Background:
TPP riboswitch aptamer (THI element) from an Acidobacteriota bacterium, 95 nucleotides, folded computationally. NCBI's taxonomy places the organism under Bacteria, Pseudomonadati, Acidobacteriota. Its mean pLDDT, the model's own confidence on a scale to 100, is 77.
């Protein structure tokens, strides 16, 4: 000097299902998950946050976007600043 994992700040985007208690409501419990509707929490700002396709298809389950496909698809905020890891390059000094 390059690099830029990661963290912080600001701005913006997003989702919040399934089953049971129950005929229903409030409320509570259980399943998966970062998060299951207010948590100023969580995630994401472009190789997967999220939406469309979708009352989709296959598998699984008590059930369900629970797992996978679809998906190198289309859309979606296309950010900004500060610090700066691993690693790399060059130069100088000493032995």
């Nucleotide at each position: 000097c390059c690099g830029g994992u990661u963290g912080c700040c600001u701005a913006g985007g997003g989702g919040u299902g399934g089953c049971c208690g129950u005929c229903a409501a409030a409320c509570g419990g259980c399943c998966u998950g970062a998060g299951a509707u207010c948590a100023c929490a969580c995630c994401c700002u472009u190789g997967a946050a999220c939406c469309u396709g979708a009352c989709c298809c296959g598998g699984u389950u008590a059930g369900g976007a629970c797992c996978g496909g679809c998906g190198u698809a289309g859309g979606a905020a296309a950010a900004g600043g500060c610090a700066g890891a691993a690693g790399g390059a060059u130069u100088u000094c000493a032995a």